RNA sequence: AAGACGGCUGUGGGAGAGUCCGGUUAACCGGCACCGAAGGGGCAAACUGCAUUGGCAGCCAAUCUCUCAGGUAAAUGGACUACAGCCCGACG
Numbered sequence: 001a002a003g004a005c006g007g008c009u010g011u012g013g014g015a016g017a018g019u020c021c022g023g024u025u026a027a028c029c030g031g032c033a034c035c036g037a038a039g040g041g042g043c044a045a046a047c048u049g050c051a052u053u054g055g056c057a058g059c060c061a062a063u064c065u066c067u068c069a070g071g072u073a074a075a076u077g078g079a080c081u082a083c084a085g086c087c088c089g090a091c092g
Base pairs, nucleotide, nucleotide: 006087007086008085009084010083011082012081013080018032020031021030022029023028033072034071035070039068040066041065042064047058048057049056050055
């Protein structure tokens, strides 16, 4: 079961911050400044353990926070989201 929750694919939407400086342009390398929405790190409560009434440790969410990675014209990417299709099979 008129299929929760979760996942995949397609199409559409989808922000921020430098068209900075040097190497003759782009790319790339270096420098300074900046952004938060791939990914990654940190933590509150709850729970667990130890202490015993002060706590300590483990575990630990986010669009919060850090900015490692990434990014700062357009394009690409992009959390999230709408629709369509598919997979899974929980409560009852």